[in-house]
C1' cells in the first nucleotide's frame, strides 16, 4: 500500500473503559412443525447440581455424492483481469471448501435481553545478520 474476515474508527487512558459503526445469539401473536429418545455421578425425596456426546443446534463459503483408498464430480466461496457509463452481472485464469462452540436444549419472531470487534496473508521500500560466487 493491498487482501480474507463482522472484526474498524473515535474519545479517554492512573485503573476500569465508553461511544459510533459493522456483525452474532436468544426472544411473542401469526405462521410452521407433530419428534421422540440420551448417558455417568452427587445430593435429595423426585427435584436440583456437576460432567460426557451416537441426538439436536450455532458461527462460518467450508456441504453433498461416488470410491477400499488415492481422488473425482456437483454445489458454495475468494483474489485478479476483460466487457458493461456505474452498481450489478457475464466471461476467463487461479485458489479455498476449514476449524471451533453449546451441552439434551433453542423453528420463524416485534418489543426486549445479550455477545464479538480476533486471527491470518501478499507486494514494495529500509535496516541487520548469515551464506554463496567473483
Nucleotide at each position: 500500500c493491498g487482501c480474507u474476515u463482522a472484526a474498524u474508527c473515535u474519545u479517554a487512558u492512573u485503573c476500569c473503559a465508553a461511544g459510533a459503526a459493522c456483525g452474532g445469539g436468544g426472544g411473542a401473536c401469526c405462521c410452521a412443525u407433530u419428534u421422540u429418545u440420551g448417558u455417568g455421578g452427587a445430593u435429595u425425596u423426585u427435584a436440583u447440581c456437576c460432567g460426557c456426546u451416537a441426538g439436536g443446534g450455532g458461527u462460518g463459503a467450508a456441504u453433498u455424492c461416488a470410491g477400499a483408498a488415492a481422488u473425482g464430480a456437483a454445489a458454495g466461496g475468494g483474489c485478479u483481469u476483460u466487457g458493461u457509463g456505474u452498481u450489478u452481472c457475464c466471461a476467463a485464469u487461479u485458489c479455498c471448501u476449514a476449524a471451533c462452540c453449546c451441552g439434551a436444549c433453542a423453528g420463524c419472531u416485534a418489543a426486549c435481553c445479550u455477545c464479538g470487534u480476533c486471527a491470518g496473508c501478499g507486494u514494495c521500500u529500509u535496516u541487520a545478520a548469515g551464506g554463496g560466487a567473483a
About this RNA: Predicted 3D model of a 134-nucleotide RNA (c-di-AMP riboswitch aptamer (ydaO/yuaA leader)) from Peribacillus simplex. The coordinates come from a structure-prediction model, not an experiment, and the mean pLDDT is 77.